The RNA shown here (small-subunit ribosomal RNA) has 1375 nucleotides and comes from an uncultured Planctomycetota bacterium. The coordinates come from a structure-prediction model, not an experiment, and the mean pLDDT is 84. RNAcentral holds the sequence, with entries from ENA and SILVA.
RNA sequence: GAUCGGUGUCCGCCUCGGCGGAUAACCGAGGCAAACGGGUGCGUAACACAUUGGUAAUCUACCUCGAAUUUGGGCAUAACCCGGCGAAAGCUGGGAUAAUUCCCAAUAUGCAUACGGGAGCGAAUGCUCCAGUAUGGAAAGGCUUGUACGAUUCGAGAGGAACCUAUGGCUUAUCAGCUAGUUGGUGAGGUAAUGGCUCACCAAGGCUAUGACAAGUAGCGGGCGUGAGAGCGCGACCCGCCUCACUGGGACUGAGACACUGCCCAGACUCCUACGGGAGGCUGCAGUCGAGAAUAUUCCCCAAUGCGCGAAAGCGUGAGGGAGCGACGCCGCGUGACUGAAGAAGCCCUUCGGGGUGUAAAAGUCUUUUCCAGAGGAAAAAUCCGUGCUACUACUCUGGGAAUAAGGGGCUGCUAACUUCGUGCCAGCAGCAGCGGUAAUACGAAGGCCUCAAGCGUUAUCCGGAUUUAUUGGGCGUAAAGAGCUCUAAGGUGGCGUGUCGCGUUUCCGGUCAAAUGUGGUGGCUCAACCUCCACACUGCCGGGAAAACGGGCAUGCUUGAAGGCGGAAGGGGCAGAUAGAAUUGGCGGUGUAACAGUAAAAUGUAUUGAUAUCGCCAAGAAUACUCAAAGCGAAGGCAUUCUGCUAGGACGACCUUGACACUGCAUGAGCGAAAGCGUGGGUAGCGAAUGGGAUUAGAUACCCCAGUAGUCCACGCCCUAAACGAUGAAUACUAGCUAUGGGAGAUUUCGACGUCUCCCGUGGCGUAGCUAACGCGUUAAGUAUUCCGCCUGGGAAGUACGGCCGCAAGGCUAAAACUUAAAGGAAUAGACGGGGACCCGCACAAGCGGUGGAGCAUGUGGUUCAAUUCGACGAUAAGCGAGGAACCUUACCAGGGUUUGCAUCCCGCGAAUCUCUAUGAAAGUAGAGAGUGCCGCAAGGAGCGCGGAGACAGGUGUUGCAUGGCUGUCGUCAGUUCGUGUCGUGAGACGUUGGGUUAAGUCCUCUGACGAACGCAACCCUCAUCGUAUGUUACUUUUCAUACGAAACUGCCUGGGUUUAACCAGGAGGAAGGCGAGGAUGACGUCAAGUCAGCAUGAUCUUUACAUCCUGGGCGACACACGUGCUACAAUGGGGCGGUACAAUGGGUAGCCAAACCGCGAGGUGGAGCCAAUCCCACCAAAACGCCCCCCAGUUCGGAUUGGAGUCUGCAACUCGACUCCAUGAAGCCGGAAUCGCUAGUAAACGCAUAUCAGCCAUGGUGCGUUGAAUACGUUCUCGGGUCUUGUACUCACCGCCCGUCAAGCCAAGAGAGUCGGAAAUACCCGAAGGUCCCACGUUUGUGGGGGCGACGGUAGAAUCGAUGAUAUGGGCU
Repeated sequence: GAUCGGUGUCCGCCUCGGCGGAUAACCGAGGCAAACGGGUGCGUAACACAUUGGUAAUCUACCUCGAAUUUGGGCAUAACCCGGCGAAAGCUGGGAUAAUUCCCAAUAUGCAUACGGGAGCGAAUGCUCCAGUAUGGAAAGGCUUGUACGAUUCGAGAGGAACCUAUGGCUUAUCAGCUAGUUGGUGAGGUAAUGGCUCACCAAGGCUAUGACAAGUAGCGGGCGUGAGAGCGCGACCCGCCUCACUGGGACUGAGACACUGCCCAGACUCCUACGGGAGGCUGCAGUCGAGAAUAUUCCCCAAUGCGCGAAAGCGUGAGGGAGCGACGCCGCGUGACUGAAGAAGCCCUUCGGGGUGUAAAAGUCUUUUCCAGAGGAAAAAUCCGUGCUACUACUCUGGGAAUAAGGGGCUGCUAACUUCGUGCCAGCAGCAGCGGUAAUACGAAGGCCUCAAGCGUUAUCCGGAUUUAUUGGGCGUAAAGAGCUCUAAGGUGGCGUGUCGCGUUUCCGGUCAAAUGUGGUGGCUCAACCUCCACACUGCCGGGAAAACGGGCAUGCUUGAAGGCGGAAGGGGCAGAUAGAAUUGGCGGUGUAACAGUAAAAUGUAUUGAUAUCGCCAAGAAUACUCAAAGCGAAGGCAUUCUGCUAGGACGACCUUGACACUGCAUGAGCGAAAGCGUGGGUAGCGAAUGGGAUUAGAUACCCCAGUAGUCCACGCCCUAAACGAUGAAUACUAGCUAUGGGAGAUUUCGACGUCUCCCGUGGCGUAGCUAACGCGUUAAGUAUUCCGCCUGGGAAGUACGGCCGCAAGGCUAAAACUUAAAGGAAUAGACGGGGACCCGCACAAGCGGUGGAGCAUGUGGUUCAAUUCGACGAUAAGCGAGGAACCUUACCAGGGUUUGCAUCCCGCGAAUCUCUAUGAAAGUAGAGAGUGCCGCAAGGAGCGCGGAGACAGGUGUUGCAUGGCUGUCGUCAGUUCGUGUCGUGAGACGUUGGGUUAAGUCCUCUGACGAACGCAACCCUCAUCGUAUGUUACUUUUCAUACGAAACUGCCUGGGUUUAACCAGGAGGAAGGCGAGGAUGACGUCAAGUCAGCAUGAUCUUUACAUCCUGGGCGACACACGUGCUACAAUGGGGCGGUACAAUGGGUAGCCAAACCGCGAGGUGGAGCCAAUCCCACCAAAACGCCCCCCAGUUCGGAUUGGAGUCUGCAACUCGACUCCAUGAAGCCGGAAUCGCUAGUAAACGCAUAUCAGCCAUGGUGCGUUGAAUACGUUCUCGGGUCUUGUACUCACCGCCCGUCAAGCCAAGAGAGUCGGAAAUACCCGAAGGUCCCACGUUUGUGGGGGCGACGGUAGAAUCGAUGAUAUGGGCU
């Protein structure tokens, strides 16, 4: 198969050779498509993309329209047949043949090329049209025979493609210079076409601070997220464009490719192989592996929408349409509705009463969205018939039954929502602040609550809040931030007019800005998400018209900005040269003698070789006293004896000239630039880094002292930094004043000067408005505005590293990051503190008196020891403290022996209670025996007591004083601490309460934006001192004493001071007492987590035959030592003896004080009067004192420890472990180092007496009482403590604070580093595939062979660059 040949199959005919027909299964020729559709984001910072224009510089198959044509010939070749090679892939020889395959010829309206002509148009290289000459070039047929399809030429269209321009959009300047086909020209080649696109020649250009070149990163846009917007971030899905197709290079074919599922070459990788060779490219749809925190089905269909081919039927299509998986997102719906207790159970909390979960559940009634089952059942089909993947779907009906369906996060604040238990800086939480160390709303759990909901949280990222990069919309005196200063180029900005242009600007019109998205509205899926349609928007670009104020250009003017000229003045302005006196040091000489110098004090040092001192002369170098000032000059740094020369700038005055000539200006450039430092050469008196010596000190590489080199000075050349500061850039304009001062001018006055007033410029102080976080600034702005420049963006790392530039070096300029951290910082406030200041007070110092520290003893503590030495208290503010009575008891500790509902309350039973005795024991206790029957009573029982039993419970001097109450110490009897209202301040806060006086006092007075008040001070209370009155026994009888009431003292009086007054102070009078008369009680707000759970109370916790309780004995009493508080002494102001001689007060006493008398040396004993106390007793109370005698300076007639002996008393009991008496003994100690305590008048000191506790007493302690009875205070410098004001502060658990650096140890990141390894890009050279191209030769239908240059990969070399790694040494951060 509607281009052709062959084969196969079927049918028919047949001369068995074959012919004809059908079919479209196979092979081949031919045609079209395969450049679309689908995927990716490697590369690319580019005409890649977007927007707007252009092509007069272009191409276009299929499609549409128009004009014309379709004539005549020829050579091959595949499939096929016969051979050959190879493992395969495949290759190859010979033979035959067809076409819409290929070739030749004919024809040419138009077409192409060349030539010249005419007309029109354009801004233009040029374009369009007309006519002409020469040359050249077309075609294909098949069939179902047509108004058809196809073929050829030309023209037009549509869609597509190509090229060019303008504009737009990333980071880095630690990338500043780049470029040889580079820029342009001429010619040629090449292309569809312009063009260095390529080549030859010529010229030397081109780009760049408006960022070239280089490096890093990246597909671009419509849009998306966020945001009030401006913006900022992004480029998944959908749409447009680009790009790539294993990596690199290349062409072929074609209308179109340098081609995802085409070809050739090279490379890497994988696979096959007979080892000779071959094959391949999921960034198509599914799927696999790998990697990863992580991302789906090896599904259905071409029915629809498209695309390709075909005449068509149709075929193909992992495009596409659908389904599946995933809460990944958006939207919608449900998980039931009503009734239901003063409210079940469970769980949780509890003040034990109750409360919460909670109408929640159960229970009753009802509904059926959803679900399950059954039945029916679409649209999407457009087109005559036929055609449905989705789809036994959507949807509808019937039945069933509350049925099938709730979780996540959170609950300290931000931030809605709280309790209990567990845990105990552990386990853990945490976004930030932070929570947890025994009462955790913060961890874990439970209950409850809050919130969102088929979701809720976490993590990552972006935007927002963040005005925290500030265009809208920030700042720079001190918080980060003004260049050290000046000149100047570019740039930015710019006075008053007129004219013109129309660039900016404003406005109108047209084109475009794809669709989707967005906004408003309509409509469709039951609603919505979603979809459809309409309108708007898309802030942009291009073209045209208009306006002319403002900015700008051009032209022309003006004088006020600016500059110049003239005048007389001011000045440490600069450079150079000269010059003066004082001082210092040195030298020489004189006089002169022993020191000088130096310091807090000394020493080193100088000096008898004559210093220092003093006189004279000489020399040297450096700096310029007084004048000098808040002063002057300069751009800043800076500048000072005097004079001269040269030179620069500014102010003022009156006019003249130019005519905007101006301002700013480290992108760049140039100059100046303290001190120190560097180089070369001088100079060097004094001073003086380094260095030496002496001191100080724990040390002292410091401060102090003695010396002293560089340097300081000069000349020339570098360096280029400072708290180079007014921590305040320059310029211009405007905005109250007062005052001081430098320069100039004018007015007035005057003879003149001074003075006064006005104006300009400079330099200061105060201050209004305003500004500022405050402090403060304030016409010299940090006020109000404009222009230009510089700079800042949390702290540290760090002004460091690396790189670059500069420098002789030292170093400078430019300038990061990793890492680390929640603050760093400013100003102000209240305190506290200061080896800051001012004022004041106190036995604080000083002045005195007496002690402690040395001895012995007593007592408390530490330590040690011990079975136990119970516990607490620890600077002041523990240590003679709790304890105001440890032999037992106390007693809490230890050893041993006992008890277990125990001491209380409740219940049951028995018994009166109670007493006596025996045994045993150390006792407690255990085991027994006996005596005894009470009180009330309604006769049941009850009260009380004892014994036994059961359980609720008791008990704890166990822990926590850092869970507490109460009480206490201390600052401190110091004078302070606050509040209300008001005022000031943004506020914390302040004022009041400060200031001037005064006081013991925040006591009082006075002044005052404060006025009042409270707690403290004082007073009120008690005692003492004087007097009066009354009363009074035991006192007394004049006094005294006791009790009660009253008087008296208030600066009331006088003098002086104080001051405008006053408060107040000094003195005096009178008085018992005088300025608070003396003493006590009385203790503000608060501090020390001060002390006490062992006085008591109490939360929590632990224990319960023991951490409870009873008993005996022991211990609290130990003893190398250390400390505190005391007593007694060391002696002569004393000791002893003799009493020879005096004088108190407070207290206590019946289980008591105890008289007289007697005994004892004495302690004491016997005795018994008196007394419940102004009666009696302790106790005629006392001792120091006084008188007389002795002692005579010594370890004693001091001192009394220790020890021996003998006793007394208390008590069950004096061994551990009492006190006292007598005799004997007779230690240390001769006034105490450093240091330290008390006391200011009836005080210190000395002396004794009483008393609480208590059987007794270790009491020398505590608390009271009286007796004797001083000294001293100049004064506030110093020590300690305190108060008020002020000042500084980096402190605020507040100086016992905070905090810096090294060193030691661990960890972390970074830079350097002999080097080593790797990446990417480039340059030069070598090699040179495929390929197209050029040349030559041969052959001509296509061609074959050789050569040239180009050319990917690869190689070699030297530079540059980025990264990794590296012994080692370095700085930084954290702990």